This is a predicted structure of a 75-nucleotide RNA (c-di-GMP-I riboswitch aptamer) from a Desulfobacteraceae bacterium. Model confidence (mean pLDDT): 87 of 100. Taxonomically the source falls in Desulfobacteraceae (Bacteria, Pseudomonadati, Desulfobacteria, Desulfobacterales). The model forms 94% of the base pairs in the Rfam consensus.
């Protein structure tokens, strides 16, 4: 530096689902909660989905891709 994720650690994040703010909506952000997760760190770039007040509009990265940083094993 590059592959790796079987075993091991130290740590992380946190579906539903309940609560309170918030948006017209999909959704968002905080609490509690843990299904899960080696990128479920970030980035709407491309495809899917979704959603509206339908346009030079929006939501989603915990659907797949793709870029980009990064602990620890092990090679």
């Nucleotide at each position: 530096u590059u592959a790796u994720g079987c075993c091991a650690a130290a740590g992380c994040c946190a579906a539903a689902u309940c609560c309170g703010c918030u948006g017209c909506g999909a959704g968002g952000c905080g609490g509690a909660g843990a299904c899960g997760g080696a990128a479920a760190g970030c980035c709407a770039c491309g495809g899917a989905u979704c959603u509206c007040a339908c346009g030079a509009a929006g939501a989603c990265c915990g659907c797949c891709g793709g870029g980009u940083u990064a602990c620890c094993u092990u090679a």